[in-house]
Molecule: transfer RNA
Organism: Betaproteobacteria bacterium
RNA sequence: GCCGCUGUAGCUCAGCUGGUAGAGCAGGCGCUUCGUAAGCGUCAGGUCGUCUGUUCGAGUCAGACCAGCGGCA
Numbered sequence: 001g002c003c004g005c006u007g008u009a010g011c012u013c014a015g016c017u018g019g020u021a022g023a024g025c026a027g028g029c030g031c032u033u034c035g036u037a038a039g040c041g042u043c044a045g046g047u048c049g050u051c052u053g054u055u056c057g058a059g060u061c062a063g064a065c066c067a068g069c070g071g072c073a
Base pairs, nucleotide, nucleotide: 001072002071003070004069005068006067007066010025011024012023013022019056027043028042029041030040031039049065050064051063052062053061
């Protein structure tokens, strides 16, 4: 230098054919217990890597860039 994959909550990851983003764990509060752990309920937490474009509408499609990993040279 070229090619491919990945980037979504604090962490691990879903998100189909474009239609206003979820789960588990972790965290707060409560229930339960003599108490702790476990269990149950509930709450909060997101500029979906960045910018631009297409579209009535983009996590999803297109382009450029950034970061990580891998391959080739």